């Protein structure tokens, strides 16, 4: 660093450092010195690997020690395509995350 697969309206944050930015882009709308990003420490969450028990297909129940991940707003909302148009629904892209293997 692309590839193949799942999954994305749930859920769960305090403290200390530090000091201005943050929500991936692009627009819009937030959030932020009553402290952003970031680092550490401690707590949670959730079940993707995973570990048990049943089935028999690729699913159902349970558990969290270990590996990632997560702890404002639906992936914050949209952008492309159909549904006449406005709401709005639907699928795509594209992005996160995890699991494979290259």
């Nucleotide at each position: 660093u692309g590839c193949u697969c799942a999954u994305c309206g749930a859920g769960a944050g305090c403290g200390g450092g530090u000091g201005a930015g943050g929500g991936a882009u692009c627009g819009g709308c937030c959030c932020a010195a009553u402290g952003a990003a970031c680092c550490c420490g401690c707590a949670g969450c959730a079940a993707c690997c995973c570990c048990c028990g049943a089935a028999g297909c690729g699913u159902c129940g349970g558990g969290a020690a270990g590996g990632u991940g997560c702890u404002a707003a639906a992936u914050c909302c949209g952008g492309c395509a159909g549904g006449u148009a406005a709401a709005c629904c639907u699928g795509c892209a594209a992005g996160a995350u995890g699991a494979g293997g290259g």
Background
The prediction has a mean pLDDT of 84. SAM riboswitch aptamer (S box leader) from a Chloroflexota bacterium, 102 nucleotides, folded computationally. It was read from a public genome assembly, where an Rfam model found it. Taxonomically the source falls in Chloroflexota (Bacteria, Bacillati).